[in-house]
This record gives sequence, structure tokens and C1' cells, in this order.
RNA sequence: UCUUAUCGCGAGUUGGCAGAGGGAAUUGGCCCGAUGACGCCGCAGCAACCGACCACUAGGCACGGUGCUACAUCCAACAGACGUUUCGUCUGAGAGAUAAGA
Repeated sequence: UCUUAUCGCGAGUUGGCAGAGGGAAUUGGCCCGAUGACGCCGCAGCAACCGACCACUAGGCACGGUGCUACAUCCAACAGACGUUUCGUCUGAGAGAUAAGA
């Protein structure tokens, strides 16, 4: 980079380091952050994608490989449908994330 699947639910009032930005990117909004965010290391936890288990279209299981633990894929942007039409709701696309494979 490409393909396929999922993006529902769930889980941190935690210890240490560090110090200004962060919630992927652009714009606009909304929010988090010196009462220390984001990040890194540990601990705790959540979750069955793969392996393993179990004779198995199923099932259970955090043992191994990943992943994840604010609202939350935060919302909008592009297309369409509907409605009570300066707007709202829904669907899809696009983008992104994770897993498995190439």
C1' cells in the first nucleotide's frame, strides 16, 4: 500500500517520570488541560480479532499475539431521503482506528 471484518457494549477518582499542549489530519464548532492534560513506564482492568482449548456452523476461556480503558470514530464538511424546512432526523460515501491476511 491492497483485501476482508468490525467500529455496538465494556473497562482507571491508580503509582512513577515529564511539563504544554491535547481530542488523527484541514476548516469551523464543542470539549480536556499547571487541581498537571497529551505522552512514556508500571500496576489494575475491559474485550474473544488471531492462536491455543473444546469435536466444533456452536461454546467457553484473558493462557499466548494484538487492541482498548473521558464525553467519543466528539460534531459538521460530500451525496441522498424524509420532515414540523435560516433547521432537524436518518442513510450512505469519504476519511480514520483495530484485527486478520496479501

SAM riboswitch aptamer (S box leader) from Exiguobacterium indicum, 102 nucleotides, folded computationally. The RNAcentral record of the sequence draws on MGnify. Its Rfam family is "SAM riboswitch aptamer (S box leader)". Its family is annotated with regulation of gene expression in the Gene Ontology.